[in-house]
RNA sequence: AACCGAUAAAGGCAAACCUGCCGAAAGGCAGCGACGCAAAGCCAUGGGUCUACCGAUGUUGCCCAACAUCCACGAUUGCCAGGCCGCCGAA
Numbered sequence: 001a002a003c004c005g006a007u008a009a010a011g012g013c014a015a016a017c018c019u020g021c022c023g024a025a026a027g028g029c030a031g032c033g034a035c036g037c038a039a040a041g042c043c044a045u046g047g048g049u050c051u052a053c054c055g056a057u058g059u060u061g062c063c064c065a066a067c068a069u070c071c072a073c074g075a076u077u078g079c080c081a082g083g084c085c086g087c088c089g090a091a
Base pairs, nucleotide, nucleotide: 004089005088012037013036018031019030020029021028022027035078041084042083043082045081046080047079048076049075050074055070056069057068058067059066060065061064
C1' cells in the first nucleotide's frame, strides 16, 4: 500500500411517524426522532423502480371538462451495478 471488516477505539450518518415549506405528483428541504448503515460520503453513467405537469391517442358528456392508456425532460445513490474520495487497524 492492497485485500478484508473486530463484542477494538475515535467518531459519523439518520429509516419510519409527526410538524412546516416547495412540487401536478413521485419526491425534496428543515426540525423532532432512531429502523438501521463500514461508505446509509459524493456522482443519475448503465439497469431497475416510482410519478405523469406537459405531450399523444381514445371514450363519455356536450364545446371544453372528466376518465383511461402510453410517454421523462422529473425522482430514487438507504434498489443493484459502476466511478471518485475517505476514518481505524484485530484476525
This is a predicted structure of a 91-nucleotide RNA (c-di-GMP-I riboswitch aptamer) from an Anaerolineales bacterium. The source organism's lineage runs through Bacteria, Bacillati, Chloroflexota, Anaerolineae and Anaerolineales. The model forms 100% of the base pairs in the Rfam consensus. Its Rfam family is "c-di-GMP-I riboswitch aptamer". Gene Ontology term of the family: cyclic-di-GMP binding.